[in-house]
RNA sequence: CUCCCAUCAAGAGAGGCGAAGGGAUCGGCCCGACGAAGCCCAGCAACUGGACGCCCUGCCAUCACGGCGGCGCGAACCGGUGCUACAGCCGCCAGUCCCUCUGGGUUGGACUGGACGAUGGGGG
Numbered sequence: 001c002u003c004c005c006a007u008c009a010a011g012a013g014a015g016g017c018g019a020a021g022g023g024a025u026c027g028g029c030c031c032g033a034c035g036a037a038g039c040c041c042a043g044c045a046a047c048u049g050g051a052c053g054c055c056c057u058g059c060c061a062u063c064a065c066g067g068c069g070g071c072g073c074g075a076a077c078c079g080g081u082g083c084u085a086c087a088g089c090c091g092c093c094a095g096u097c098c099c100u101c102u103g104g105g106u107u108g109g110a111c112u113g114g115a116c117g118a119u120g121g122g123g124g
Stems, first nucleotide, its partner, number of pairs: 001124008013041001015040003021031003026091003042084003047080004052074003056070005088116001092114007
C1' cells in the first nucleotide's frame, strides 16, 4: 500500500506538562484562553495471544483420579492494540415510505442498502 471479515447511538478525568488549534478530507455546524493538538498519568471497553472461573459438550483412558479439545458466559491478571465533546456531529449515492406543493421540480423527515472513513483480526 492492498484484499477479506467484524464493529462503529453504550462507556470513560473539574489531574500534570503544554501552548492554538481541533472535530479524516471538502462544505456546513460546532468545540477551544472557563485553555485546542500533542505527551504523561488516570479511566473505559473487551477486538486479539495467553492464564483464570462457571455452564454445556466431543474424543482418549480408567476401578477411579485423569489427559487433550469445542461452543457460550464471566472476570480483566500478563502481552498487543483501541478508545475517553456531539450517532463515524451532519452531509454524499440508490431504493422504499411520509409531509408540503397545482404539473415538472424543489424543501423537510423516516428506514434500508451503498460510498467514503476509523479501529481490530486475518491474508498478500